The RNA shown here (Bacterial RNase P class A) has 370 nucleotides and comes from a Desulfosarcinaceae bacterium.
Taxonomically the source falls in Desulfosarcinaceae (Bacteria, Pseudomonadati, Thermodesulfobacteriota, Desulfobacteria).
The sequence is in RNAcentral, with records from ENA.
The prediction has a mean pLDDT of 76.
The model forms 99% of the base pairs in the Rfam consensus.
């Protein structure tokens, strides 16, 4: 100088002048003072908190999770880890329990792709029209086709071969020693046991799981018209809750459905929290703890806004310039333009995705001067 990697941080400032919204203080009128959209407020994809079904049991179905330990008010989330993959490396990435319990998938090619094969070949017999051909029996080491062909190199055997048997290696199983909480790692030895993919196929095994949702819900007004109708029931139980369905339980004398009228407005929730912040002790970290100290929107068709001006970041071009250095290359005033991304609360909170303009910092590779 170039190309990565990982992490934080800001998201525009200040001032006049009008405007609208809440609190607080006034003579409750004027005013006067503090406050007023985000890191994602988006996406509605998990999780709770609260609130309400009277209580919320059992089982089937469904749903989630899936290596190990921790953190969490929880979790598909976060913080260390082991294993496996991918990078040349900082480093990322995992939907990471079981294929020897079971059913399935895999295109072409190939004899044959799950217990299976014999196209070519290689041995033995036996025949004929003998450098070959036909039958018949063994083969799976050799070649061929495939992404893959059911351990590998070696030596011995055998007609001819093959873990058939023997070294050595890799793989599966199983016992033992050491290290870790643990997932695993190291180590040694036995067993010729050799047992492809794919569970993001069905599926099996372990754990976990009441529902609705702030349009929850709670109070207050406010209006009403039924001479309707029709079906089941009043304890031998109509209807009803309990998530879908059963079992159970619980309330229960009226209840469903059809025709017709009225009414629909207002306060609450509604922002003091699993809350910020700074220091301090524990921890590798996520985090937990402690003193202290702040209050940082609460609208309701829905405020938080518009003008100027200056300044601040970033860019383009000019000039100081004969700037600084040996080089490669770096920096600073000025002056004029242009630009400032995504994008907006509506109970509240913790994450996960998406989109977005700049600025820091550590670490990795290559190149290149001295």
């Nucleotide at each position: 100088g170039g190309a990565g990697c990982a992490g934080g941080c800001c998201a525009g400032a200040c001032g006049a002048u009008c405007g609208c919204c809440g609190g607080u203080c006034u003579u409750a009128u004027c005013g006067a003072u503090c406050g007023g959209a985000g890191g994602a407020a988006a996406g509605u994809c998990c999780g709770a908190a609260c609130a309400c079904c009277a209580u919320a049991g059992g089982g089937c179905a469904g749903g989630g999770a899936g290596c190990u330990c921790c953190a969490u008010a929880a979790c598909a989330u976060g913080g260390a880890g082991u294993c496996g993959c991918g990078g040349c490396g900082a480093c990322g990435c995992g939907a990471a329990g079981g294929c020897a319990a079971g059913u399935g998938c895999a295109a072409c090619a190939g004899a044959a792709a799950g217990c299976a094969a014999a196209c070519c070949g290689c041995c033995c017999c036996g025949u004929c029209u003998u450098u070959g051909g036909c039958g018949g029996g063994g083969u799976a080491a050799g070649g061929g086709u495939g992404a893959a062909a059911c351990g590998g190199u070696g030596c011995g055997g055998u007609a001819a071969g093959a873990g058939c048997g023997c070294a050595c290696c890799a793989g599966u199983u199983c016992u033992c020693c050491g290290g870790g909480c643990g997932a695993c790692c190291g180590g040694a030895g036995a067993a010729g046991c050799u047992a492809g993919g794919u569970a993001a196929a069905c599926c099996c095994c372990u754990c976990c799981c009441g529902g609705u949702g702030c349009a929850a819900g709670a109070c207050c007004a406010a209006a009403u018209a039924g001479a309707g109708g029709a079906g089941c029931g009043c304890u031998u139980g109509a209807g009803g809750g309990c998530g879908g369905c059963c079992c159970g339980u619980c309330c229960g004398a009226g209840c469903u459905c059809c025709c017709g009228g009225g009414u629909a407005g207002g306060u609450c929730g509604c922002u003091u929290g699993a809350g910020g912040u700074u220091c301090c002790g524990g921890g590798c970290a996520a985090c937990c703890g402690g003193c202290a100290u702040c209050c940082u929107a609460g609208a309701u068709g829905a405020a938080u806004g518009a003008u100027c001006g200056u300044c601040a970041u970033c860019u383009u071009g000019g000039u100081c310039a004969u700037g600084g250095g040996u080089a490669a290359c770096c920096g600073g005033a000025c002056c004029a333009g242009g630009a400032u991304a995504c994008a907006a609360a509506a109970u509240u909170c913790g994450g996960c995705u998406u989109a977005c303009g700049g600025c820091c910092u550590g670490c990795u590779c290559c190149g290149g001067c001295c």